This is a predicted structure of a 90-nucleotide RNA (SAM riboswitch aptamer (S box leader)) from an Acidobacteriota bacterium.
C1' cells in the first nucleotide's frame, strides 16, 4: 500500500514550546492572535487487541488497563466509487 471483518449521534484537557493556520477531501457552517498545527511533560476517556476470573462454552458476563486509540461541534453538516481507529490475513 490495496482486501477482509468489527465500530463511529457516549466520554475525556491543562502546561510547556511554537507563531499561523485548523476541522481528510469539495460545498457549507465552525474553531483559532483571548494563540491553530506540529513537538514534548503530565492527565484523563473508551475498551478493539492481549491478560486475568465466571460459564460445559461462546460470536456471553465481569475484572483491569500491558499494546494501539482517542480528549470542540453526531465522522461538525452535506456528498462521494470517500475518511478513521481496530483486528486479521497477504
Nucleotide at each position: 500500500c490495496g482486501c477482509u471483518c468489527a465500530u463511529c449521534u457516549a466520554g475525556a484537557g491543562c502546561g510547556g514550546u511554537g507563531g499561523a493556520g485548523g476541522g481528510a477531501c469539495a460545498g457549507g457552517c465552525c474553531c483559532u492572535u483571548u494563540g491553530a498545527a506540529g513537538c514534548c511533560g503530565c492527565g484523563g476517556c473508551a475498551a478493539c487487541c492481549a491478560g486475568c476470573g465466571c460459564c460445559g462454552a461462546a460470536u456471553g458476563c465481569g475484572c483491569a488497563a500491558g499494546g494501539u486509540g482517542c480528549c470542540a461541534a453526531u465522522g461538525c453538516c452535506u456528498g462521494a466509487c470517500c475518511g478513521a481507529u481496530g483486528a486479521g490475513a497477504g
It matches the Rfam family "SAM riboswitch aptamer (S box leader)". From the family's description: The SAM riboswitch is found upstream of a number of genes which code for proteins involved in methionine or cysteine biosynthesis in Gram-positive bacteria. The sequence was found by an Rfam model in a public genome assembly.